[in-house]
Context: one part of a larger RNA
This record gives sequence, C1' cells and structure tokens, in this order.
RNA sequence: UUGUAUUGAAGGAACUCGGCAAAAUGACUCCGUAACUUUGGAAUAAGGAGUAGCCUUUAAAGGGUAACCUUUAAAAGUUGGCACAUAAUCGAGGACAGCGACUGUUUAAUAAAAACACAGGUCUCUGCUAAUUUGUAAAAAGAUGUAUAGAGACUGACGCCUGCCCGGUGCUGUAAGGCUAACGAAAAAAGUUUUGGCUUUGAUCUAAAACCCCAGUAAACGGCGGCUGUAACUCUGACGGUCCAAAGGUAGCGAAAUUCCUUGGCAUUUAAUUGGUGUCCUGCAUGAAUGGCGUAACGACUGUCCUACUGUCUCCAAUGCAAACUCA
Repeated sequence: UUGUAUUGAAGGAACUCGGCAAAAUGACUCCGUAACUUUGGAAUAAGGAGUAGCCUUUAAAGGGUAACCUUUAAAAGUUGGCACAUAAUCGAGGACAGCGACUGUUUAAUAAAAACACAGGUCUCUGCUAAUUUGUAAAAAGAUGUAUAGAGACUGACGCCUGCCCGGUGCUGUAAGGCUAACGAAAAAAGUUUUGGCUUUGAUCUAAAACCCCAGUAAACGGCGGCUGUAACUCUGACGGUCCAAAGGUAGCGAAAUUCCUUGGCAUUUAAUUGGUGUCCUGCAUGAAUGGCGUAACGACUGUCCUACUGUCUCCAAUGCAAACUCA
C1' cells in the first nucleotide's frame, strides 16, 4: 500500500448520477393498528410493552386409590450479570407519483424491465372431404374435435367509455356495362403457280379472371384544417365571413416515458431545488382496442420526500488476518 473483517469523538447523507455500500430492523407473547378498497384486503400497517434462574401461590389439562407428580399460563417474592429473544438464525418503516392489473416469462455468458405472456374484450375466416398448415405426392396435423368448435389478427384484469371520416390503400359484394389473351370463326388483300393449290397477312365476330365502373366495410391500413372580422376601458371572442377537405380531433387527459422555446406561469416542498407534487393550457408534435382516462392489490421496475440508521461524507484513524515490499 492492497484485500478482507472489527471499532470509532462531534456531526448524521453535508457523500454521490443515485443512501451505491454499510449500519439499522429482526424471534415469540400481549396490546394496538390509518387513508383507501374490487369488502378479499391494506396489515407483521404504524406504534407500545414483556422475555433469564430459583421459589411460593393460584388456575387449567393429563396421570395417580391417595399423598402427590408432569406440562402450560398468570401473579407475588427472590438471585446473578453492563446487557436475559445475551450467540447463530433473523422484516427497516412511512408518504406521494409514473408504468404495468395480478402469479408468471425473457436476451445460457453486459439488459429481468414499463418488454413478452396472461384471464377478459373485439374483428375476420371456417358447415366438415371445414377453414388453416406441412408435403412433389401418397398422406398427415386440425381432430377420433364440429360454430359454447377450430384457425388468423389486434387489444390486454376491473370500472367509466371507445366520437367523426369509406376520398386513398386493402378486403367483401356486384347475373349489367367498359377493357381484354390464346384457341375458334372469318371478309378481304399480297406473294407464288399451267392448273389444282400453297404461303403470308388479316378487318371483323366469339371469348375468362383480373382491372375499370358501382356499393359496403375503420376493435381493416389509416386520416381527423387554414385565413379573417366581431362584446360599452383593455383583453378575450360565445357570434359572423371566406377558402379548402373524405372528414376537420368528440369525451378525456395535458410542460406528460409525449413540451422544442423551457429551469413555461402560479402554488407547495428546501435557508437555497434545471428535481418532486398540485394546478393552468400557449398540445413545436395528446387522444380513444396503433385503445383513452381512472383504479384497490401486487413489483429485486422508475422518480421524489420523511423517520430511523450509520465512516457515504466533514476527515480520517486504530486493530486482527492474508498478501505486496525490504533484509536474511
């Protein structure tokens, strides 16, 4: 000096991206226990007290014919120690917010999560030789199932809800019409030939799906506006005008895991806060199963605060063990 342990005056997170690490809590019995809540929980919430040995008494249970014995509990007394759950084992707690309902799953060896899954919800396909899938095929899975079934896709408990747009793309439907290939029919023309004929071209007719056309469909892919005038201070604009569009963003939420300007304004938290929370709305660029907004419980998740606690720090020190190093 390093590693690993133990201890530390006063302070107690001032450390740091961040209480990382350490410390603290810890068992059992009794008392006591809030908001909120899906009435199950939250809850070991929080918080408080007791705990050793011996002896006496009481009570209960068991045993014994009985005297009495054993165990447990309570009360009183007494003994010893600094300390009695004496070691070891062994929850720190609380408040607010975000995300995900939950238990679960995952990048074997840098990611455990807010990602995946999930029960629940919705749409689409499928009538059985089912759809769908594997295979060149035979055949097989689906299924020894039969629409309360099977397959595909999205969403993701529960509660309140899920607005407008079918112009584009997709899908579905559509006995007409348009467009249209080969085959088939074929007027006519050209070349050639003594003739018969042969060769080439071919108007036109007939002719499928697709496409066009028409309609439906958004829990299909997706989309959901400008400019401008206006109220008796000012500001604002319920109201009006105009342009464009398929329709112009509804409920809700909102500086948000989304806010550039931005450390937005105000309030609260601090002596002091680019943080946290509440509120406002000027949403660069929120928004409804690409789900929207809430939500008890849950979380080795993320952010903030408080109590307790501490060598994280002010500011380092000492000691044990193991090594490094020097000498032998």
Predicted 3D model of a 328-nucleotide part of an RNA (large-subunit ribosomal RNA, domain IV) from Odontella aurita. The prediction has a mean pLDDT of 86. It is recorded under the gene name rnl.